[in-house]
RNA sequence: GGGCCCGUAACUCAGCCUGGUAGAGUAACCGACUCAUAAUCGGUGAGCCGUGAGAUCAAAGCUCGCCGGGCCCA
Numbered sequence: 001g002g003g004c005c006c007g008u009a010a011c012u013c014a015g016c017c018u019g020g021u022a023g024a025g026u027a028a029c030c031g032a033c034u035c036a037u038a039a040u041c042g043g044u045g046a047g048c049c050g051u052g053a054g055a056u057c058a059a060a061g062c063u064c065g066c067c068g069g070g071c072c073c074a
Stems, first nucleotide, its partner, number of pairs: 001073007010026004020057001028044005050066005
């Protein structure tokens, strides 16, 4: 220098192909249960989806650039 993949909640990831107001598990917090703790059950908060621009009535998802991480080639 070239190619490909990844970036979404505190953490691990889904959702992207097929545009229409963002989810799961774990963790945290509150409650139930218990003499109490754990386990179990119920609930709550938490992300303007890495960043900028474009197309669109409308973007996490499409197009382009940039940033960060990984793999391969040279």

Record summary
Predicted 3D model of a 74-nucleotide RNA (transfer RNA) from Cenarchaeum symbiosum A. It is recorded under the gene name tRNA-Ile2-CAT-1-1.